A computed fold for an 88-nucleotide RNA from Aneurinibacillus thermoaerophilus, annotated as c-di-GMP-I-GGC riboswitch aptamer. Its Rfam family is "c-di-GMP-I-GGC riboswitch aptamer". Its family is annotated with cyclic-di-GMP binding in the Gene Ontology. It was read from a public genome assembly, where an Rfam model found it. Its mean pLDDT, the model's own confidence on a scale to 100, is 87. Of the family's consensus pairs, 95% are formed in the model.

[in-house]
RNA sequence: AACGAUAAAGGCAAACUUAUCGAAAGAUAAGGACGCAAAGCCACGGGUCUAAGGUUCAAUGUGAAUGAUGACAGCCGGGUUACCGAAA
Numbered sequence: 001a002a003c004g005a006u007a008a009a010g011g012c013a014a015a016c017u018u019a020u021c022g023a024a025a026g027a028u029a030a031g032g033a034c035g036c037a038a039a040g041c042c043a044c045g046g047g048u049c050u051a052a053g054g055u056u057c058a059a060u061g062u063g064a065a066u067g068a069u070g071a072c073a074g075c076c077g078g079g080u081u082a083c084c085g086a087a088a
Stems, first nucleotide, its partner, number of pairs: 003085002011036002016031006034074001040080003044077003047072003054066004
């Protein structure tokens, strides 16, 4: 460097519940553990979600279409930093 134990010390925390923020997606905090060896961090490429504002079309039901500047790092790549050390 790479790899990842029935190792040790530790770490994170899905669904769900409550509170707050948000138009929403979602976020934060507490509880809670499905899982995770980068489930630490970065929206750079792809992807997914949302649709307030804008635009267009309807026409009184505010409806439909479009579309990130919003979100997801626990979707996949990429970048970057890092604890431990059996076997191969």